[in-house]
RNA sequence: AACGGUCCGGGGGCGCAGGGUGACGAGGGGGAGGUUCAUCGAAUCCUUCGGCGGAUGCCUCCCGGCCAGGCACGGUCGUCAGCGGACCGACAAAUCCCGGCGGAAACGCCGGGGACAGAACGCUCCGCGAGUGCCGUC
Repeated sequence: AACGGUCCGGGGGCGCAGGGUGACGAGGGGGAGGUUCAUCGAAUCCUUCGGCGGAUGCCUCCCGGCCAGGCACGGUCGUCAGCGGACCGACAAAUCCCGGCGGAAACGCCGGGGACAGAACGCUCCGCGAGUGCCGUC
């Protein structure tokens, strides 16, 4: 020197472990049982993805209101206790902008500013419904 071993540094690959992201508001509750992608829009190149559970939705029954006083049936609703349609009206947060805080990072959180929905809802109008039987009263 070569070869081999060990250590350090850099790059790459694979594996393991830990961490992070992944739904914005409006609206919605008589009781029990059943059931499950249970209303509305906003935002979005991309995960507001996928799964599980729950739930104010829906169905049945009960209770309750209305349909002339009682009861039953039927209808329709849920204590603001009929349905449908048309016009108009009102209402949000995130996104965005500014600032701050936390974390090694991926990211997270807070404050401020300004804007924008639809349904439910409100107004006006139109249509449908406002029943049947029995009892009671006149």